[in-house]
Parts: sequence; structure tokens; C1' cells
RNA sequence: GCCCCUAUCGUCUAGCCCGGUCCAGGACGCGGCCCUCUCAAGGCCGAGACGCGGGUUCAAAUCCCGCUAGGGGUACCA
Repeated sequence: GCCCCUAUCGUCUAGCCCGGUCCAGGACGCGGCCCUCUCAAGGCCGAGACGCGGGUUCAAAUCCCGCUAGGGGUACCA
């Protein structure tokens, strides 16, 4: 240099292939309330994330281009 993979709530992840009530779902954790003599467990509710920029589209986490970061493979090294 070239090729491939990965990046989503605090953590682990689903969704991406095949665009559509996704202002993104779940578990754990966190906050509030209920329950309980108390705690735990349980129930209800809430806050919380798409690496960055651009493009296509009525509509982008998803498709396209570029970039960033991490990982892997390969070539050159005369």
C1' cells in the first nucleotide's frame, strides 16, 4: 500500500443482510412508587446509546462515499 472484520444506553447485546410508528427494543445496573415489620425477591413507572462528515430517499442504526479508532490478513522491504 491492498483486503477483511468491529464500533448502538453505565455494561452486555437485539435490530443492519432485505430501509418503514425505531423520536431505536431487551437484560443487568441506576432513580421513583407499590408491596413488606425491615431487607431481599416481586410489581409498576422513568432516565439513559446508533464513532464522525457527506450523499441517495417521502423516509437511513440499516444503502452508498469519505474519514476516525481498534483488530486481523497480505504484499513490498533489490